[in-house]
RNA sequence: GCAUCAAUAAUUCAGUGGUAGAAUAACAGAUUUCCAAUCUGUUAACCUGGGUUCGAUUCCCAGUUGAUGCA
Numbered sequence: 001g002c003a004u005c006a007a008u009a010a011u012u013c014a015g016u017g018g019u020a021g022a023a024u025a026a027c028a029g030a031u032u033u034c035c036a037a038u039c040u041g042u043u044a045a046c047c048u049g050g051g052u053u054c055g056a057u058u059c060c061c062a063g064u065u066g067a068u069g070c071a
Stems, first nucleotide, its partner, number of pairs: 001070007010024004018054001026042005047063005
């Protein structure tokens, strides 16, 4: 330098065009003499900018970061 892949919550992962989900974590409550475990509830996210579309996490383009391969 070129190519491919990835970027979603504090963390690990789903989600193939129609209001974004789970687990862990945090907080509150229940239970317990206390802690742990368990149960219930709450909080919290689509890498950035454009384009297509009635509507984009999803499709297209450019960029940023990371990984891999070739040179």
Molecule: transfer RNA
Organism: Flavobacteriia bacterium